Bacterial large signal recognition particle RNA from a Dehalococcoidales bacterium, 265 nucleotides, folded computationally. A source record names the gene ffs.
[in-house]
RNA sequence: UCGUGCUAGACGGGGAACCAGCGGUGCCCUGUAGCCCGCAAACCGCUACAGCGGGGUCGAAUCCCCACCCGAGGUUCCAGUCUUUCGGGCCUGUGUGGUGCUAAGCGGUGUUGAUGACUGGGUCCUGCGCGGCAGAAGCCUACAAACCCCGCCAGGUUCGGAAGGAAGCAACGGUAAGUAGUCCCUUCUGGGUGCCGCAGGGUAGCCUGGUCUGAGCUGGCUGGCGCUGGCACGCUGGAAGCUGCUAUCGGAGGUGGGUGCACGA
Numbered sequence: 001u002c003g004u005g006c007u008a009g010a011c012g013g014g015g016a017a018c019c020a021g022c023g024g025u026g027c028c029c030u031g032u033a034g035c036c037c038g039c040a041a042a043c044c045g046c047u048a049c050a051g052c053g054g055g056g057u058c059g060a061a062u063c064c065c066c067a068c069c070c071g072a073g074g075u076u077c078c079a080g081u082c083u084u085u086c087g088g089g090c091c092u093g094u095g096u097g098g099u100g101c102u103a104a105g106c107g108g109u110g111u112u113g114a115u116g117a118c119u120g121g122g123u124c125c126u127g128c129g130c131g132g133c134a135g136a137a138g139c140c141u142a143c144a145a146a147c148c149c150c151g152c153c154a155g156g157u158u159c160g161g162a163a164g165g166a167a168g169c170a171a172c173g174g175u176a177a178g179u180a181g182u183c184c185c186u187u188c189u190g191g192g193u194g195c196c197g198c199a200g201g202g203u204a205g206c207c208u209g210g211u212c213u214g215a216g217c218u219g220g221c222u223g224g225c226g227c228u229g230g231c232a233c234g235c236u237g238g239a240a241g242c243u244g245c246u247a248u249c250g251g252a253g254g255u256g257g258g259u260g261c262a263c264g265a
Stems, first nucleotide, its partner, number of pairs: 001265006009058003012030004020047005035055005064258006073249003078244003082241005088236003092232003096229007104222003107218003116212008124201006130194002133190006140181004149174003157166003
């Protein structure tokens, strides 16, 4: 120097967050490239030599290690600017919405008696009764039975020597079941029936009568005061994005240096 076979090692890396700490899965950035399988975020493994378990490829250098340069990107502090957002906060205004109080003005009402007090009654509830309405039934009237309803029974039938009997259809009259009508009368049932009566109950409100007192009552309009909501202007705060700065970590890339073993020729 060449060839062969091995070993160390490599087969992405980084950031934030989490964590006692270190990794992984997950999120983000980057890369010419996801070794494969299993585990795994209120988690799965490890212990400063810091993923664990199993398997595969390359393998001493363009691929491994160290240092430096550059710096994609992430994170942190501070500042600025513009944009967006919060149903943020505050001040002022409003001839704005709603609401309460007041009674200054107006109005209404009031000595034909306000307010207040006492008292009676009604409205209200229950029971009884009366009336009325509706329905039903009965009563009444009319009709209504070929025969299996009644009366009376022509004709005919039948018994008898005759006199006279018997059964009995139709017709006629009446009646039952039933049908129809009905002002009145009787009974039963029902009700958001009634300026109805009697008795009991009840007293928050409303209406009304009487007695006492003697000047207010009302809150409709305007006004004043308060509460609450909305709108407008303004001030201010928070959050996110963007930019700059500070600090920190830092991929890929570049430069330089370093690094095995065995055998054979």
Its Rfam family is "Bacterial large signal recognition particle RNA". It is annotated as a non-coding RNA gene.
The sequence is in RNAcentral, with records from ENA.
NCBI's taxonomy places the organism under Bacteria, Bacillati, Chloroflexota, Dehalococcoidia, Dehalococcoidales.